[in-house]
RNA sequence: AACUCAUCGAGAGGGGCAGAGGGAUACGGCCCGACGAAGCCCCAGCAACCAGCCGAUCGUGCGGCCAGGUGCUACGUCCGUCCCCGCCGAGAGUCGGCUGGGGAGAGAUGAAGG
Numbered sequence: 001a002a003c004u005c006a007u008c009g010a011g012a013g014g015g016g017c018a019g020a021g022g023g024a025u026a027c028g029g030c031c032c033g034a035c036g037a038a039g040c041c042c043c044a045g046c047a048a049c050c051a052g053c054c055g056a057u058c059g060u061g062c063g064g065c066c067a068g069g070u071g072c073u074a075c076g077u078c079c080g081u082c083c084c085c086g087c088c089g090a091g092a093g094u095c096g097g098c099u100g101g102g103g104a105g106a107g108a109u110g111a112a113g114g
Stems, first nucleotide, its partner, number of pairs: 004111005013043005021032003026081004044073003048070003052065004077106001082103004086098005
C1' cells in the first nucleotide's frame, strides 16, 4: 500500500514567509483567490476516531469530561455524471427536467493492518 470497520448536512481563525493558483480524479457546472490562492512555519480554535478519566450496564452498545495521538478550521465529500424510486412535461416506443428521495462507486479522516 491492499483488505476490513466506522463517520462525513453540524463545528472551528489570526499572524509571518511566499507570489498564482485552488476546491481529490476525468468531464460538465458553480464558487474561492493581488481586499493575496497553493505550499511552509508559529499561535489559537473545533471535536470525528483513538488514548485517558467519570457515570450507567451482567456485559457490549450508551452518556459526559478532557484536548494526550491523529485530524480538521468557505460553499452537503461545493453540485452533478452510475442504479432504483418519486414528481412534472411531452408521449407510439420512449425522451427531457427537478436546490426531490434512496443506494452504489470513488474520495477524505480515524482505527486496525502490514

SAM riboswitch aptamer (S box leader) from Aeromicrobium sp. PE09-221, 114 nucleotides, folded computationally. The organism belongs to Aeromicrobium, within Bacteria. The prediction has a mean pLDDT of 81. Its Rfam family is "SAM riboswitch aptamer (S box leader)". About the family: The SAM riboswitch is found upstream of a number of genes which code for proteins involved in methionine or cysteine biosynthesis in Gram-positive bacteria.